[in-house]
RNA sequence: GGGCGCUUAGCUCAGUUGGUAGAGCAUCUCGCUUACACCGAGAGGGUCUAAGGUUCGAAUCCUUAAGCGCCCA
Repeated sequence: GGGCGCUUAGCUCAGUUGGUAGAGCAUCUCGCUUACACCGAGAGGGUCUAAGGUUCGAAUCCUUAAGCGCCCA
């Protein structure tokens, strides 16, 4: 220098033909227990890496940039 993949909650990840975002773990509250843990119920938490474009509507499509990884030279 060229090609490809990834970026979504504190962490690990879903979310496919565009229709307004979820799970597990973690955190907090309540129940249970003499107490802790386990277990059960519930709650909070993300303008989806950034900017621009297309669209009535974008995490999703297009362009550019950034970070990380792989391959080629």